This is a predicted structure of a 112-nucleotide RNA (TPP riboswitch aptamer (THI element)) from Chelativorans sp.
The coordinates come from a structure-prediction model, not an experiment, and the mean pLDDT is 79.
Lineage of the source: Bacteria > Pseudomonadota > Alphaproteobacteria > Hyphomicrobiales > Chelativorans.
The sequence was found by an Rfam model in a public genome assembly.
């Protein structure tokens, strides 16, 4: 100076889907089934005779050893359905520093 490792300190970054049934306006919720680490609780706007949309703020979980976004109303197979699986892909963007303990190399003292 560089790689490693680590129930460690602090910091960040992220995603939250889809089908089925009930009932509902004093409502927008109950139950189930897939698939995954994770499908979560709350508050607001705006929409809705139908079970939205998006915004915050928190909770699990995952990821900073690339987690997830994007292309994308994207091609292929599967399934009731769905980023479910694969491919697109070594794509393009994406969040780190300390400490500790090791290896190995280089400089400097000393001693032989």
């Nucleotide at each position: 100076a560089c790689g490693c490792a680590u129930c460690g300190a602090c910091a960040g970054g992220g995603g939250u889907g889809u089908c089925c049934c009930g009932u509902a306006g004093u409502g927008c919720c109950g139950g189930g089934g897939c698939u995954g680490a994770g499908a979560u609780g709350g508050a607001g706007a705006c929409g809705c005779g139908a079970a939205g949309u998006u915004u915050c703020c928190g909770g699990a979980c995952c990821c900073u050893c690339a987690a997830g976004c994007u292309g994308a109303u994207c091609u292929g197979g599967a399934u009731c359905a769905u980023g479910c699986c694969a491919g697109c892909g070594g794509a393009g963007c994406g969040a780190g520093u300390c400490a500790u303990g090791u290896a190995u190399g280089c400089c400097g003292g000393c001693g032989c």